The RNA shown here (c-di-GMP-I-GGC riboswitch aptamer) has 101 nucleotides and comes from a bacterium.
Rfam family: c-di-GMP-I-GGC riboswitch aptamer. Its family is annotated with cyclic-di-GMP binding in the Gene Ontology.
The prediction has a mean pLDDT of 86.

RNA sequence: UUCGAAAAAGGCAAAACAUCCGAAAGGAUGUGACGCAAAGCCACUGACCUAAGUUUUUAAUUAUUCCGAUAAUUAAAGAUAAGGUAGCAGGGUUGCCGGGC
Numbered sequence: 001u002u003c004g005a006a007a008a009a010g011g012c013a014a015a016a017c018a019u020c021c022g023a024a025a026g027g028a029u030g031u032g033a034c035g036c037a038a039a040g041c042c043a044c045u046g047a048c049c050u051a052a053g054u055u056u057u058u059a060a061u062u063a064u065u066c067c068g069a070u071a072a073u074u075a076a077a078g079a080u081a082a083g084g085u086a087g088c089a090g091g092g093u094u095g096c097c098g099g100g101c
Stems, first nucleotide, its partner, number of pairs: 001100004011036002016031006034087001040093003044090003047085004053080012
């Protein structure tokens, strides 16, 4: 530097279940192993997920009304601040064992 065929020392841990955190996506811990050679770490790029909050539109109700409308509340849909996925891919960074050069 490149690769993961065989081997050894070992490592991680999907789904599900329980408890906790969160609005949600999701996360933490334990049990558990579907898989993984970076399934170690970092949300930088793309992608995907969530949307309590914010905002837009529509509808309904109520109030006001100069009858044009305005305001409030509720519901639905869209957008989004923000959050999340490193086990979606790329990138960055560190690294065990072994083979080749």